Annotation:
This is a predicted structure of a 157-nucleotide RNA (c-di-AMP riboswitch aptamer (ydaO/yuaA leader)) from Bacillus piscicola. Lineage of the source: Bacteria > Bacillati > Bacillota > Bacilli > Bacillus. Its mean pLDDT, the model's own confidence on a scale to 100, is 79.
């Protein structure tokens, strides 16, 4: 001096996921999702299997209860295509609807770098006032420019 790895602590990011108080513990505020009337819109859809009750009559209808996901539907920026490997699930590649960053804020031009998944509910929810419930995690580390328009700060008179 270089380059990795840990740990803290100050900025910053993505995101509704921040803060305050509390002995434990939980509580509130805040943000944010969810069922839920009239009106308005729709007029689809009736999945599969267990068990047990009923009912008909000879194996049918209807109830509950409990399990699945192929129907539908929620939270999300995360959707659709199109190719490979594969017996299939499944993985991987490439793009794409869409979304996010580049250090004051917002617009608007460019340019550069990303991400385009997961996962819940459990036959079933359009909207939705009252009203009713349920989150408030996780995971990271970017420093471009030009124009406008605004906010602060510092300096000097």
């Nucleotide at each position: 001096g270089c380059a990795a790895c840990u740990u803290u602590a100050u900025c910053g990011c993505u995101u509704a996921a921040u803060u305050c108080a509390u002995u434990u513990u939980u509580g509130a505020a805040u943000c944010g999702g969810g069922g839920g009337a009239c009106c308005c819109a729709a007029a689809u859809u009736c999945g599969u299997u267990a068990u047990c009750c009923u009912u008909u009559c000879c194996u049918u209808u209807g109830g509950a209860u409990g399990a699945c996901u192929c129907g539908g539907g929620g939270u999300g920026a995360a959707u659709c295509c199109u190719u490979u490997c594969u017996g299939a699930a499944g993985a991987a590649a490439g793009g794409u609807a869409g979304g996010g960053c580049u250090a004051c804020u917002c617009c608007u031009a460019u340019a550069g770098c990303c991400c385009g998944a997961a996962u819940c509910c459990g036959a079933c929810a359009g909207c939705u006032a009252a009203c009713c419930u349920c989150g408030u995690a996780a995971g990271c580390g970017u420093a471009g420019u030009g124009g406008g328009a605004g906010a602060g700060g510092a300096g000097a008179g």